[in-house]
C1' cells in the first nucleotide's frame, strides 16, 4: 500500500437578531405585557415481538387454537442479549444456521424411469419342474421359475470397496470403511465429546402429526374526573280573556290541559316587521369544551466490586421536551470538515497485466503538499412510558486478518 472482518462512539460547532410551546418570577381586575432558564433521534420509522399501566373477563382442571424449539446463563420480559456446542462457508480474522423428533404414526418424493421402499425394461440364469434331441447323462429351448450383479432413467435406486458363496446372484455371510441409534465409559453444569459393545441404514416435519415450554382481551381515541346552552323528570308558583274539563238543582265556583293578549328574549344603538319563549328550584344521564392520565423513570452519568461477557451489586452527582392539529423554526455572521477547476511550491520518467501505444522531460507528465473563490456537510421530525429487532443513512477511529512491496 491492497483487500477484507469486527466493534463502540459521533451525527457540523458558537454568536447576534426576529419568531413558536412549556415551566418559573414580576406587574396586571382580566386580556395580556417583561425577565430568566428550558425545548426531537440513533434511528423519534416500520408498528414485528417483550414488558409496565388501564378497562373488561376470570374458581380450579382440561381440550382446541396460537407462539416457541441446541445447551448454559442474563433480564420486568422476550421470538431480545452474552457465552458456548454442532453444523455450513471463508486461506484467515470472521460469519450464517427455520437447531426438537424420519426409530411413534399416516402421506408426498414433478419430468424421466420397469420400479421412488418392497421395483423385472434391457440384461444374467434356468440348479429344480417342464419341452425337444439322442450317444441314457448329457446337449438344446427360455415355458414356469430364480436374480438387484450390470445397462438404461432420475437429485435421489435399498450404505460404500473387496471377497466368500451360487445355476445366476444378493448384507446371505466374512473383514475393512462411512453415516446413525441404544448402552457403557473418559472429560464437561449442559448441549457434545473420547473410547468400546450391540442393533440399524433413501429423502422430506418450511406436510399433518408427536414431544417440551408459555400463552385470557382490548387498548392512552385505554380510562378517571368536571361542565354551558338545548333536551327529559319531579315539585312549587304564575297578570287578564275565551274555550276544553270537573263541583255544583241554581247563582256561581275551581280549573297551567289549550289557544290568544300582555311579558320577555333575539334581530350591532332606537322604530316598525319577523321569529323564539311560561317562572324557579332540584335530580340522574350526556355532547362540546376543559381537567388529570403526561413524563422522577425497569431515567442520566462518575468512580468502584462481582462475573470471560450479557449484565448485576454498592456509593456520588444530575432533572434532561410534554405539544393537542400538533412547539422544537427562520436568517446572517465566524470557524470546522469533504471536494480541488484556476493558482503556488516540490518532482525526471510516468501510465499498463504488457507493448512498436499515450503522456512528459524545466514552457513541469505522473505523483505530493499548500489551497482563493465556488459547491456540499446524510437518513430523517416526538404523541402514554419502557427493553428489543427491522429497515433508511453520512464521514471517520479502534483492534485484528491475508497478501504485496522497501529497509
Nucleotide at each position: 500500500a491492497a483487500a477484507g472482518u469486527u466493534u463502540g462512539a459521533c451525527a457540523g460547532a458558537c454568536a447576534a437578531u426576529c419568531g413558536c410551546u412549556g415551566g418559573c418570577g414580576g406587574c396586571g381586575c382580566a386580556a395580556g405585557c417583561c425577565g430568566c432558564g428550558a425545548g426531537a433521534g440513533g434511528a423519534a420509522a416500520g408498528u414485528c415481538c417483550g414488558g409496565g399501566c388501564u378497562c373488561c373477563a376470570c374458581a380450579g382442571g382440561g381440550c382446541a387454537g396460537g407462539a416457541u424449539g441446541c445447551u448454559g446463563g442474563a433480564u420486568a420480559a422476550c421470538g431480545u442479549c452474552c457465552a458456548g456446542u454442532c453444523a455450513g462457508c471463508g486461506c484467515g480474522a470472521g460469519u450464517u444456521g427455520a437447531a426438537g423428533g424420519a426409530u411413534a404414526g399416516u402421506g408426498c418424493c414433478a419430468c424421466a424411469g420397469a420400479a421412488a421402499u418392497g421395483g423385472a425394461c434391457c440384461g444374467c440364469c434356468g440348479a429344480u419342474g417342464g419341452c425337444c434331441g439322442c450317444u441314457u447323462g448329457c446337449g438344446g429351448c427360455a415355458c414356469a421359475g430364480g436374480c438387484a450383479a450390470g445397462g438404461a432413467u432420475g437429485g435421489a435406486a435399498c450404505c460404500g470397496a473387496g471377497g466368500u458363496g451360487u445355476a445366476a446372484g444378493a448384507g446371505a455371510c466374512c473383514c475393512c470403511g462411512a453415516g446413525g441409534a441404544a448402552c457403557g465409559c473418559u472429560g464437561g453444569u449442559g448441549a457434545c465429546u473420547u473410547c468400546g459393545u450391540u442393533c440399524c441404514u433413501g429423502g422430506u416435519a418450511a406436510a399433518c402429526c408427536c414431544c417440551a415450554u408459555c400463552u385470557g382481551g382490548a387498548g392512552c381515541a385505554a380510562g378517571a374526573c368536571c361542565u354551558a346552552a338545548u333536551g327529559g323528570g319531579a315539585c312549587a308558583c304564575a297578570g287578564c280573556u275565551u274555550c276544553a274539563u270537573c263541583c255544583g238543582c241554581a247563582a256561581g265556583g275551581a280549573g297551567a290541559g289549550a289557544a290568544g293578549c300582555a311579558g320577555c328574549c333575539u334581530u350591532a344603538g332606537c322604530c316598525c316587521g319577523a321569529g323564539g319563549c311560561g317562572u324557579g328550584u332540584c335530580c340522574g344521564g350526556g355532547u362540546u369544551g376543559g381537567u388529570c392520565g403526561c413524563u422522577g423513570g425497569a431515567g442520566c452519568u462518575g468512580u468502584u466490586c462481582a462475573g470471560u461477557a450479557a449484565u448485576g451489586g454498592a456509593u456520588g452527582g444530575c432533572c434532561u421536551a410534554g405539544a393537542u392539529a400538533g412547539a422544537u423554526g427562520a436568517u446572517u455572521g465566524u470557524c470546522g470538515c469533504u471536494u480541488a477547476u484556476g493558482g503556488c511550491g516540490g518532482g525526471a520518467g510516468g501510465g499498463u497485466a504488457g507493448u512498436u501505444c499515450c503522456c512528459g522531460a524545466u514552457c513541469g507528465a505522473a505523483c505530493c503538499g499548500c489551497g482563493a473563490a465556488g459547491a456540499g456537510c446524510a437518513c430523517a421530525g416526538a404523541a402514554c412510558c419502557c427493553g428489543g429487532c427491522u429497515u433508511a443513512c453520512g464521514g471517520a477511529a479502534a483492534a485484528c486478518u491475508u497478501u504485496c512491496c522497501u529497509a